[in-house]
Parts: sequence; C1' cells; structure tokens
RNA sequence: AGUCGAAAAAGGCAAAACCGGUGAAAGUCGGUGACGCAAAGCUUGCGGGUCUAAGGUGAUUUUCACUAAGACGGCUGGGCUACCGAA
Repeated sequence: AGUCGAAAAAGGCAAAACCGGUGAAAGUCGGUGACGCAAAGCUUGCGGGUCUAAGGUGAUUUUCACUAAGACGGCUGGGCUACCGAA
C1' cells in the first nucleotide's frame, strides 16, 4: 500500500413507531427511539429497479389510464472518499 473484517478498541449512522414542521403525493427535515449497518458517508446530471402523479396528455370525463421535470443511496451494480487493525 492492496485485499479483508475480529466475541478487539475508539468513535459513527439510525429502521419501525410516536410527536412537530414541510409537501399534491411519494417522501423529506427536527425530536424521542434502536431494527439494523464496515461505508446505512457522497453520487439518481452513471446504469438498472421501485414509489408518487401536482402539472400535462388521452378517454367511455363525479372517474380512469399514461407520463418525472418529484422522490428512494437503509433496493441494487458501478464510481468517489474515509476511521480502526486481529487473522
């Protein structure tokens, strides 16, 4: 330095639920809280996937279908960066 990840140590993140803010929604932000995580740090203006459908388009128009310019990195491949050090 690379790979790897320990019944190690130090430190980190924080699912569900509840409360409050925000948003059309999906979601997201803050608090409480820990299911988990060795990248659960960043990247969706790199690919795939998923969610929503305000606006738009269409129709057989109290409604339905399609659509991301909205979201999810804690769905995933790749990329970038990083703490610790047993085997």
The RNA shown here (c-di-GMP-I riboswitch aptamer) has 87 nucleotides and comes from a Bacillota bacterium. It was read from a public genome assembly, where an Rfam model found it. Its Rfam family is "c-di-GMP-I riboswitch aptamer". Its family is annotated with cyclic-di-GMP binding in the Gene Ontology. Its mean pLDDT, the model's own confidence on a scale to 100, is 89. Taxonomically the source falls in Bacillota (Bacteria, Bacillati).